Overview:
The RNA shown here (small-subunit ribosomal RNA) has 1367 nucleotides and comes from an uncultured bacterium.
RNA sequence: AUUGAACGCUGGCGGCAUGCUUUACACAUGCAAGUCGAACGGCAUCGGGGAGGAGCUUGCUCCUCUGCCGGCGAGUGGCGAACAGCUGAUUAAUACAUCGCAUCUUGUCGAGAAAAGGGGGAUAACCAUCCAAAAGGGUGGCUCAUACCGCAUAGAUUCUGAUGAAGAAAGCUGGGGACCUACCGAUAAGCCUAACGCUUUUUGACCGGACUAUGGCGGAUUAGCUAGUUGGUGACGUAAAGGCUCUCCUCUGCGAAGAUCUGGAGCGGGUCUGACAGGAUGAUCCGCCUCACUGGGACUGAAACACCGUCCAGACUCCUACGGGAGGCAACAUUGGGGAAUUUUGGACAAUGGGGGCAACCCUGAUCCCGCCAUGCCGCAUGGAUCAAUAAGGUCUUAAGGUUGUAAAGUACUUUUGUUACGGAACAAAAGUCAGCUGUGAAUAAUGGCUGGUACUGACAGCACCUAAUGAAUAAGCGCCGGCUAACUACGUGCCACCAACCGCGGUAAUACGUAUGGUGCGAGCGGUAAUCAGAAUUAUUGGGCGUCAAGCUUAGUGUACACGGUUAUUUAAGCCGCAUGUGAAAUACCCGAUCCUAACUUGGCAGGUGCAUUUGGAACUGGGAAGCUAGAGUGUUUUGAGGGAGGUAGAACUCCACGUGUAGCAGUGAAAUGCGUAGAGAUGUGGAAGAAUACCGAUGGCGAAGGCAGCCUCCUGGGAUAACACUGACGUUGAGGCUCGAAAGCGUGGGGAGCAAACAGGAUUAGAUACCCUGGUAGUCCACGCCCUAAACGAUGACAAUUAGCUGUUGGCCCCAUUAAGGGGUGAGUAGCGAAGCUAAGGCGUGAAAUUGUCCGCCUGGGGAGUACGGUCGCAAGAUUAAAACUCAUAGGAAUUGAUCGGGGACCCGCACAACCGGUGGAUGAUGUGGAUUAAUUAGAUGCAACGCGAAGAGCCUCAUUUGCUCUUGACAUGUACAGAAGGUCUUAGAGAUAAGUCGGUGCUUUCUGGAACAGUAACACAGGUGCUGCAUGGCUGUCGUCAGCUCGUGCCGUGAGAUGUUGGGUUAAGUCCCGCAACGAGCGCAACCCUUGUCAUUAGUUGCCAUCAUUAAGUUGGGCACUCUAAUGAGACCGCCGGUGAUAAUCCGGAGGAAGGUGGGGAUGAUGUCAAGUCAUCAUGGCCCUUAUGUCCAGGGCUUCACACGUCAUACAAUGGUAGGUACAGAGGGUAGCGAAGCGGCGACGUGGAGCCAAUCUCAGAAAGCCUAUUGUAGUCCGGAUGGUAUUCUGCAAUUGGAUUACAGGAAGUGGGAAUCGUUAGUAAUCGCAGAUCAGCAUGUUGCGGUGAAUACGUUCCCGGGUCU
Repeated sequence: AUUGAACGCUGGCGGCAUGCUUUACACAUGCAAGUCGAACGGCAUCGGGGAGGAGCUUGCUCCUCUGCCGGCGAGUGGCGAACAGCUGAUUAAUACAUCGCAUCUUGUCGAGAAAAGGGGGAUAACCAUCCAAAAGGGUGGCUCAUACCGCAUAGAUUCUGAUGAAGAAAGCUGGGGACCUACCGAUAAGCCUAACGCUUUUUGACCGGACUAUGGCGGAUUAGCUAGUUGGUGACGUAAAGGCUCUCCUCUGCGAAGAUCUGGAGCGGGUCUGACAGGAUGAUCCGCCUCACUGGGACUGAAACACCGUCCAGACUCCUACGGGAGGCAACAUUGGGGAAUUUUGGACAAUGGGGGCAACCCUGAUCCCGCCAUGCCGCAUGGAUCAAUAAGGUCUUAAGGUUGUAAAGUACUUUUGUUACGGAACAAAAGUCAGCUGUGAAUAAUGGCUGGUACUGACAGCACCUAAUGAAUAAGCGCCGGCUAACUACGUGCCACCAACCGCGGUAAUACGUAUGGUGCGAGCGGUAAUCAGAAUUAUUGGGCGUCAAGCUUAGUGUACACGGUUAUUUAAGCCGCAUGUGAAAUACCCGAUCCUAACUUGGCAGGUGCAUUUGGAACUGGGAAGCUAGAGUGUUUUGAGGGAGGUAGAACUCCACGUGUAGCAGUGAAAUGCGUAGAGAUGUGGAAGAAUACCGAUGGCGAAGGCAGCCUCCUGGGAUAACACUGACGUUGAGGCUCGAAAGCGUGGGGAGCAAACAGGAUUAGAUACCCUGGUAGUCCACGCCCUAAACGAUGACAAUUAGCUGUUGGCCCCAUUAAGGGGUGAGUAGCGAAGCUAAGGCGUGAAAUUGUCCGCCUGGGGAGUACGGUCGCAAGAUUAAAACUCAUAGGAAUUGAUCGGGGACCCGCACAACCGGUGGAUGAUGUGGAUUAAUUAGAUGCAACGCGAAGAGCCUCAUUUGCUCUUGACAUGUACAGAAGGUCUUAGAGAUAAGUCGGUGCUUUCUGGAACAGUAACACAGGUGCUGCAUGGCUGUCGUCAGCUCGUGCCGUGAGAUGUUGGGUUAAGUCCCGCAACGAGCGCAACCCUUGUCAUUAGUUGCCAUCAUUAAGUUGGGCACUCUAAUGAGACCGCCGGUGAUAAUCCGGAGGAAGGUGGGGAUGAUGUCAAGUCAUCAUGGCCCUUAUGUCCAGGGCUUCACACGUCAUACAAUGGUAGGUACAGAGGGUAGCGAAGCGGCGACGUGGAGCCAAUCUCAGAAAGCCUAUUGUAGUCCGGAUGGUAUUCUGCAAUUGGAUUACAGGAAGUGGGAAUCGUUAGUAAUCGCAGAUCAGCAUGUUGCGGUGAAUACGUUCCCGGGUCU
């Protein structure tokens, strides 16, 4: 895009068309083929006339007779019934289409010729009778014909060589009354005339029969078929050719260009689609064929083997008196059934056409119409204009507003359509026939013309159309809105419910589900379903492929068929090309028009129909004939080679056997064991046997068609290459089937059997080990003969031929140059490595093509199922070969790219990563955090590294989020409105308190004198409030890889592209740090540096700091000074700068000098692109959701402090490098007014008292401790260790019971250095010692800082862990 469609939702009108695609299933009922009295006998029936009779109302009724007339049932006879209409079951050719054609028939129709003479015997109807349920039938009798049969006739017909022979007929109707007959009036027949008809025959037209050629389906898992089969002679038969049929003779004929068999199928014009070529299809309309319940047969006839004829058989249905009969909707309607599904048991012959008839006319479910159905195509309508408070309502919202939306309402209009009514016999009808007139004519025939009748002939239909009235009145849906694909938001739901052609959507913020608002598309329809074509170059003729994606047969040869084929001239004209003629039905389709108002529909005209046939020309090319040529191909003389077959022979090695020597192991493995050995192994020596394979040479080497081929010699034998000639003269290429060859394994028969070795056995390994390893070991491996016929049988690359840059090796041959030799150049044939153009999806191929062409063969068409099943062929078997389908999936696959999750892959580098050294943790007690358990509650977060002395720099109340109980509800807090009041304070009572009730006192500030500000109270509503949820909706902040050296960009270049290059490589560095090289050149974020601090010096400045010199004091206390220390501001200094070496150069590295400091001097701050949906909604902020007399607020008490247990981080120890006692020395950095608090006094002590000084280089906290000097202790659960609980105090605070810290006294637990495992540290570091700060009323073993004392070790990068770079 389309449909004979069906389904869902919806549905106003009209025109035109279509309408059982399924059960060729079964059919009730009605109807679909009759007609002719002008062929006939007749008169059952209706009407008329006539004759007779009866009744009476005297012009009516009834009865009887009469075929006389109009007509007519049944019958005889003629024509028709073979058409029209339906169906598509059969049929692969007895069909259809196109072209051609020997021969034949043809009723009716047209034209022509001739004839129609004379006879006969029957029979139906009817009558009588009989049988039968019915259908129907028997017997006897009468009768007509255009029924039937002869005789005669026959220049045409048929037969025959000829003479010759054979063969026909029917009349009827209208008119006439000249002639003739019966009769003589009338009448009838003959007769005349006209129409129709009959007989014979010729011819035309039309229909038909028969025959060839060509064309159009699938299957080879159908390869052979055929016996009247092929042909002939002679006959039968037919309308007609013919094995169509028969006798005899012959053995042919068809087939790989697909016979035979089988499946499914009516064919064509056309229809749908497509740019075409094609593909699919064969409804309606037209042509042909075919069938008529199923199968078979003939009759009649011009024509049938006959849909509404007949006979036989069968199935089914119906009737029956059981004896027998009847029937055939695939005609039109209709019914049942089937099915997703397909209409009225309608009207009319008015038109068109058909049958009969002289005609009138009759018949006609053909046909024309109506009805039903949105089934399709086409047209029309459902209103148009105006209207902003942009109404209400809906919906969204950032709460301003947006949108629905000029849309509605409202106002004034219009009337297609609808309803009602008037008109409307419109057009579609003329022919025929009858009558009259008239032309021709002998004529009133026939035939032509005119007029009138039939016929004011219409089924459709009171329809189309016209007019009027009425009134926006009667009329819109369906699908979709994630992408493809035009059109988005809200709510609900929460991997549920669903959606979905494909991709996919849905797990609490769904543009994808459901609903709604809005939007978009089409519109009386809209969607999805089924089906066909297209896109699909996805079967490729046009127009694809086969090295790696599917696909080159295992290979070649003699090669068969087929296909293709060098060169020259000549001939032919089959192919090919041109002119002409015939045909190619109409309809359809195209173009130009016409007409229904338009369109669809209908219709006029033209062109075309690429085809077939005939005819006439041409001769380039292909083919055929005959004749040449030598460039293809072949034959002959040299040479190379593991080419093949047969026979012989050699040495080394292994094993075995025999003997000698000799003694305890051998063998084997990662390590072992099985095994062999004292019955003498292994080792060694000598001799012998047997089988198999051929080291070195040896090689990208050689040969062969492939498989494959290797010691040496002999014989037989195939092929290639090369050089110069000679000969043949296209002999060629390919090759379906066929034949031959075909590794290894395997099979059969017979040999052989050393080594090796499936199976098997044992030993190990292991969780197991039907394996890898070891010890043994049989088939087999070997030979002969015969099978099997497959391999990653691979170059994953079919054969042959031609054309298209080069370079480098190598093998064998030949030529030339020059040679002692080596060598150099050339050529054609092999075999390898690069590479230009070109090709390729890319990797790659590239004169040995996967380039460009030609010829031939084979093969492929998504993955799996499956190289399987069944069938066939082959085989002894194993199996091989040929080779599907059901079903299932949405991918399977190729090449390349990036990343780096993985590797018991590779290369390089770094890091307290290992190693080395020191000290810990894990064991004990305690502190603290977490899990778990418990609880009314033990609030909640953090969970590998990167949670766990974490947020928390400090939970008794508060904090507080938790629990129990008591309160409040515009609220503890913010803003707005109104009213009244200053605010604030004192006292009393109740209560756990919040709070409640009362009481006393108070009158401020400012002012334009109304009021205002601030504060607190009351009332109602907007709102407040939430440590409630979501860190997976977020911002911000933070952790981590990691202070690791990386992460990117612009332009250019490369690639179809993803991407690559730069950023890789060679060095070097702590570093993508720097240097060199390079299709890259530059740049950015990182690194480094800039910043702070510390180490040295200088300058400046000296108070609260300092004191060398002078004076002075108990004391830098004071004068004085600022040199020193120190303080705090500014500078200097370090850069591989200098020297030597190293490095190709450079960057750099090593050593040295100088220097306070030497190679980023030490430390800190500083954290790239990114990763982990890492952490945090409980710091803060914030979207959405949730609560609103409570999840908010206030208060009291409790809890976060529990305790069988587990884990993390720490403190203190286990002691003598120590503890205890006494004496004594030296810091730094900090804090201090709600504060630090001196001296003095009291207390064993915590502390109390006291109150000088200090807003601090001035006063104070403040005594540093380890250390040093003495004394004691003597290896013990201790003079170590200090837990636990007890008594009595101190301090803070409203409060110390749950729950603080501290002091004194007494008491004195575990613990004797810690299993597996594990952590930190490279120098002022570890270890050890104390001091201070923050938080803080009080509470520090935590944490953040500070200084004192002060080590050991690093061979090195194999390994463990982590990271970086390349691959």